[in-house]
The prediction has a mean pLDDT of 82. A computed fold for a 1418-nucleotide RNA from an uncultured bacterium, annotated as small-subunit ribosomal RNA.
RNA sequence: AGAGUUUGAUCCUGGCUCAGGAUGAACGCUGGCGGCGUGCCUAACACAUGCAAGUCGAGCGAGAAUCCCCUAAAUGAGAUUUCGGUCAAGUGAAGGGGAGGACAGCGGCGGACGGGUGAGUAACGCGUAGGUAAGCUGCCCUUUGCUGUUGGAUAGCCUCGGGAAACCGGGAUUAAUACAACAUAACGCGUUGGAGUCACAUGGCUCUGACGCCAAAGAUUUAUCGGCAGAGGAUGCACCUGCGUCUGAUUAGAUAGUUGGUGAGGUAACGGCCCACCAAGUCAACGAUCAGUAGCCGACCUGAGAGGGUGAUCGGCCACAUUGGAACUGAGACACGGUCCAAACUCCUACGGGAGGCAGCAGUGGGGAAUAUUGCACAAUGGGGGAAACCCUGACCGAGCAACGCCGCGUGAAUGAUGAAGGUCUUCGGAUUGUAAAGUUCUGUUAUAAGGGAAAAAUGAUAGCGUGAGGAAAUGCUCGUUAUUUGAUGGUACCUUAUUAGAAAGCCACGGCUAACUACGUGCCAGCAGCCGCGGUAAUACGUAGGUGGCAAGCGUUAUCCGGAAUUAUUGGGCGUAAAGAGUGAGCAGGCGGCAUGGUAAGUUUGGAGUGAAAGCGUGGGGCUUAACCCCAUACAGCUUCGAAAACUGCCAGGCUAGAGUGCGGGAGAGGUAAACGGAACUCCAUGUGUAGCGGUGAAAUGCGUAGAUAUAUGGAGAGACACCAGUGGGGGAAGGGCGGUUUACUAGCCCGAUCCUGACGCUCAGUCACGAAAGCGGGGGGAGCAAAUAGGAUUAGAUACCCUGGUAGUCCACACUGUAAACGAUGAAUGCUAGGUGUAGGGGGUAUCGACCCCUUCUGUGCCGCAGUAAACACAAUAAGCAUUCCGCCUGGGGAGUACGGCCGCAAGGUUGAAACUCAAAGGAAUUGACGGGGGCCCGCACAAGCAGCGGAGCAUGUGGUUUAAUUCGACGCAACGCGAAGAACCUUACCAGGUCUUGACAUCCAAUUAAAGCAGUAGAGAUAUUGUGUGCCCUUCGGGGCGAAUUGAGACAGGUGGUGCAUGGUUGUCGUCAGCUCGUGUCGUGAGAUGUUGGGUUAAGUCCCGCAACGAGCGCAACCCUUACGGAUAGUUACUAACACGCAAAGGUGAGGACUCUAUCAGGACUGCCGGGGACAACUCGGAGGAAGGUGGGGACGACGUCAAAUCAUCAUGCCCCUUAUGCCCUGGGCUGCACACGUGCUACAAUGGCCGGUACAGAGGGCUGCCACUCAGCGAUGAGGAGCGAAUCCCCCAAAGCCGGCCCCAGUUCGGAUCGCAGGCUGCAACCCGCCUGCGUGAAGUCGGAGUUGCUAGUAAUCGCGGAUCAGCACGCCGCGGUGAAUACGUUCCCGGGCCUUGUACACACCGCCCGUCA
Repeated sequence: AGAGUUUGAUCCUGGCUCAGGAUGAACGCUGGCGGCGUGCCUAACACAUGCAAGUCGAGCGAGAAUCCCCUAAAUGAGAUUUCGGUCAAGUGAAGGGGAGGACAGCGGCGGACGGGUGAGUAACGCGUAGGUAAGCUGCCCUUUGCUGUUGGAUAGCCUCGGGAAACCGGGAUUAAUACAACAUAACGCGUUGGAGUCACAUGGCUCUGACGCCAAAGAUUUAUCGGCAGAGGAUGCACCUGCGUCUGAUUAGAUAGUUGGUGAGGUAACGGCCCACCAAGUCAACGAUCAGUAGCCGACCUGAGAGGGUGAUCGGCCACAUUGGAACUGAGACACGGUCCAAACUCCUACGGGAGGCAGCAGUGGGGAAUAUUGCACAAUGGGGGAAACCCUGACCGAGCAACGCCGCGUGAAUGAUGAAGGUCUUCGGAUUGUAAAGUUCUGUUAUAAGGGAAAAAUGAUAGCGUGAGGAAAUGCUCGUUAUUUGAUGGUACCUUAUUAGAAAGCCACGGCUAACUACGUGCCAGCAGCCGCGGUAAUACGUAGGUGGCAAGCGUUAUCCGGAAUUAUUGGGCGUAAAGAGUGAGCAGGCGGCAUGGUAAGUUUGGAGUGAAAGCGUGGGGCUUAACCCCAUACAGCUUCGAAAACUGCCAGGCUAGAGUGCGGGAGAGGUAAACGGAACUCCAUGUGUAGCGGUGAAAUGCGUAGAUAUAUGGAGAGACACCAGUGGGGGAAGGGCGGUUUACUAGCCCGAUCCUGACGCUCAGUCACGAAAGCGGGGGGAGCAAAUAGGAUUAGAUACCCUGGUAGUCCACACUGUAAACGAUGAAUGCUAGGUGUAGGGGGUAUCGACCCCUUCUGUGCCGCAGUAAACACAAUAAGCAUUCCGCCUGGGGAGUACGGCCGCAAGGUUGAAACUCAAAGGAAUUGACGGGGGCCCGCACAAGCAGCGGAGCAUGUGGUUUAAUUCGACGCAACGCGAAGAACCUUACCAGGUCUUGACAUCCAAUUAAAGCAGUAGAGAUAUUGUGUGCCCUUCGGGGCGAAUUGAGACAGGUGGUGCAUGGUUGUCGUCAGCUCGUGUCGUGAGAUGUUGGGUUAAGUCCCGCAACGAGCGCAACCCUUACGGAUAGUUACUAACACGCAAAGGUGAGGACUCUAUCAGGACUGCCGGGGACAACUCGGAGGAAGGUGGGGACGACGUCAAAUCAUCAUGCCCCUUAUGCCCUGGGCUGCACACGUGCUACAAUGGCCGGUACAGAGGGCUGCCACUCAGCGAUGAGGAGCGAAUCCCCCAAAGCCGGCCCCAGUUCGGAUCGCAGGCUGCAACCCGCCUGCGUGAAGUCGGAGUUGCUAGUAAUCGCGGAUCAGCACGCCGCGGUGAAUACGUUCCCGGGCCUUGUACACACCGCCCGUCA
């Protein structure tokens, strides 16, 4: 930093999509460790259980357990005993005293902090900057002063009573730093004077008077801690103000304590905060009110920035504590773990009544895609209480769970080629995985085991020592210091030793964007996909595998935000045609505003000060092994304030005249409104003349007309419009739009000239107001012509249309409404500036003239061309779409849709304002190349026309479709398939079917063994085949054998396939089309696709040639070169030829001979618009002529540009991939390809007299021939047969050419036409003519009498007609390919049909009109 996607391609506009970063995340797969952070975004849903706010005995009374002391009943080991008893340690009831200090209470302080949540709130809630002279402030600090004397209660406790409980009531008694009274009283408070000073109003401060009023508490023991009053500070809080703070106008008016005043009340305090009275205000387009959404900020994410989005964690503020309301206490609350009331819910209950509030920490249920432990400790930090020890603290500190995020580390390192095995691919050679592994040598971070082991600790306490104040001194107190002691985390971090490479890698992607490719499977299926899009049998896009790329303890996906997007454009966009100028003006608010002077200082510029919390970000340092993380320092927008400057903007003052306007002198005009008048045309009415049609159309009909039309003449009536002049002319207006006969009345603006006057009075303009075509609407008039609707007639498949005949609203007038149009220059208004040229209308000036023109110049309007410039291009270009300024309107992908809903307007029709859901990846502009057009121009072709002969009807032949079949093998399907592949299916061919066989195979190569194999003969069989007999190589040799060739058998590699795909291919071919085209290099033009050249003027069969030209050249095509034919010549004469000479036959170049002729076959020649004349541009060329065998490419052929049709062919051949492998291969027999209700194509023969038949008779060319052509003779009616000469051919043969000509018969008929069909008898080929060949003879004698719509060929030796030959081939042609004989007609011409070429035009087509596309229905 960009990229993909609209097109055949291009440029532009424009949307969609991607690559980046981020997250309190979630989901999928996977998961080694540590550090630091983070963790209910949803149900402000409901909550079991435990804990989260207490503390003070140095304020008070009372005081349990326990301990001690005193006293001591009772009991009593033991001793003694006179046995009666006595003494008696010990235990120890009751009582007293002391210590002790639990539980509860009075009292004090704290429960207003800390912690949670974001429901509400669009607000002085928050942020920022200020104000309070309108305020309050416990504990704390500084300071001044005081602390005297009394009193009465009350809880607790005791007792009585009620209640299930919660709890409550009565009585008795008691204390205080609880409560109350009195005293003292100012620098306090209140009232009221005086003086000074300050201030922004009310006022403040200082000094000085008078009157009135208000305090206190003690505790402990000697030093402190308290208490009260005052002043100041600090902290915290409250209130007020400026500015900022989301969306909607489809929310435009809101407000009644509302706005203000006076007075009273209330508050810490100002205030309608509350109340009474008075006034009628107040807010709002600079957005009030209403509705929706939302805690705000520091900051966080993104971005180059400006911005946009967010408001988790941390920090500040606010609000809330089940929901709603209320106050009490207090310094502070209208109070999360206080009170009261109401409500919902839950729980207890003895049914009477009670209890509760996790949005504290854990935890539970529920909701949800989703968010943790009912853990440890007060050791630290902080908080509450206390003099303190200390107590409390789910704040906090640490731990647990979670890859949720960020950061760091590891999963090994070095070496290691036979490039192992395996996998994958393969052209089978190999390549790749890959130094990767194995192996060898190391290391030990992490892990495991063992041992050591912190910092975080400072205080405090105890003891010792020292020190200071005070004190007479001591104890004590303050401060310092030494020793001991205090750790939840945790035996954790860290360190040491030992051991093993051992325990530790996945995820996504690989068609383009976007780094990374192959194989198999699948076959528009399964699936993928962020966009474009992949998949219909060779998928780098689906699935799997191998490989590769990326990231890595993570990787992908989803969601959301910013970016890219200059795609809301302040920075930084647009509006002629892409979305977008309002239909037009007037004009208030608003915005902007001419020249110069003075002042001011609001904006502006600049300097200083304050603030801008901390954290964060940035920068510079530092600490954890590093980093994340943490610590220290520094830096800032904005706002406030004090100065300075005065150019610019604003404001004030007084001026100016260039903008604007008035006045004056001229000018043009269909400018507007109203009235009057005029003529032509039209229709109607009346009358006359007059007769059969008129009218209308592509052609007709409806219609009108014998009841007299149309036509014509005269008269009358009516409505509407104004000929000529008249002109891309004029005027006017703001536009719409119109304004055109003549006259009159009223009236507006404009232009020019001169420059008197005013002195910025100007420009634009949301809302508003006015005007606004046509159609339409309302009531009234009018109605000739025209004419929606409608009727009829035509057209048509239909024709609710186009055409025709009628015809109503309407069109016209006045009034009232509507308010829209492609209301367009698709171009808002105003001002200034920026080359020219040429028209036109009006005015002025100059020059010139007798005058009018002409010419020069200037202003105003209206056109065209054009430079610079602009633009995506087209184009615009002083009438800008150029260069600038000001103001307004409008646009932000296509469709949905200018639709719905709502509002406003309207009588209605409707107008105006104006969405969303959903859906698509485009929609669009300009230009380019093609293609196309029932667009245009030019031109060509048997394309039409003019002709000739056909086809389409019949019969037959042949091909195809269809159908049938075991099979009727396959292919070819508009032209360009259909007598095509097939130049020839009885078997073979043959690919098809049935049946019978074979399985390394009918054919090729390799290996082993054995043997010659083949051939011939026999048997079985339909045959393939099986079997028997016979049969038996070449070379070398050391005679053992070896080699070569062949066959058989065996094993496997392989053979084989007319199986599939012509849409995987090569090659070949058809077609447009023998049409004249198709391109390139360089240059030039264009942003580009592309253009130019190749277009234009002529010409040609031709992009053939000439000329011109930003083109100049070149290539493939055209033409020519090649073959053939037409002429003569030269050369050469055998098998061809024969004029002269000679010989010779019945006849004959038969023979000698000849090289003249014909001919043969080689060479050169000839024709080139070369010559003459006309035309043409002095050209190319063309027309005519001469000469010539031939004349303008002489005739014919071969030859086919770039390309098109996914044209045809895998069955000629070759070939990728797929498929079959005892069969989809191979062999054999028989059948089929020939089947037949039918349809089509191509042919043959005919329908007859230009003919048929019979007889006679003449003239070709080109080919073929040894498995051949066959003379000649004989036999047969004939096909043919039996003999048989010649000829491998200019020699012999096929070979009689036929039509023609001569003569005869037939006499217009289904015939002496026509020959199908059928019967009989034969011939030939062949192993074999049944299915299924050809020919002959005799007999039979069908349809058919010239063919509907339609359609084919042909322009001269052509059509037509006549026969002849050849290939294939044993045999089989009406087909095909050739050959000659006879031998026409017609072409005015290019309007039309078909095809083609060039130029041009339109296009929404590009698969290209067999396109695209609209509506209805399913």